[in-house]
Molecule: c-di-AMP riboswitch aptamer (ydaO/yuaA leader)
Organism: Klenkia taihuensis
């Protein structure tokens, strides 16, 4: 010096209801939705017991998708591929000063 994170004022957010739980945040293109199967907890009903229904986190597989990359190329379109993983540790909106990390 650059990149990223933390971090005031101002600004933004703020409520209620719902039987049914699952913290939040960051790096990154890597988010969100649907289907099938499995499924802990919870809710309702029934019960001596076994159960029935609901809600469905989460997991596996499949399909799409925000988005990213490649080819071609002046650009777009078309085509192809990816659409992961990890970190902090219950904390984080924005954010000057300031602090931390990386190069």
């Nucleotide at each position: 010096a650059c990149c990223g994170g933390g971090g005031a004022c101002c600004c933004a957010c703020u409520g209620c209801a719902g039987c049914a739980c699952c913290g939040g945040g960051g790096u990154g293109a890597a988010u969100c939705c649907c289907g099938u199967c499995g499924g802990g907890a919870c809710c309702g009903c029934a019960c001596u017991g076994c159960g029935c229904g609901g809600c469905g986190a989460c997991g596996a597989c499949g399909g799409g998708u925000a988005g990213g990359g490649c080819u071609c190329c002046u650009u777009c379109c078309c085509g192809c591929c990816c659409g992961a993983a990890c970190c902090c540790g219950u904390c984080a909106g924005c954010u000057a000063a300031c602090c931390c990390g990386g190069u």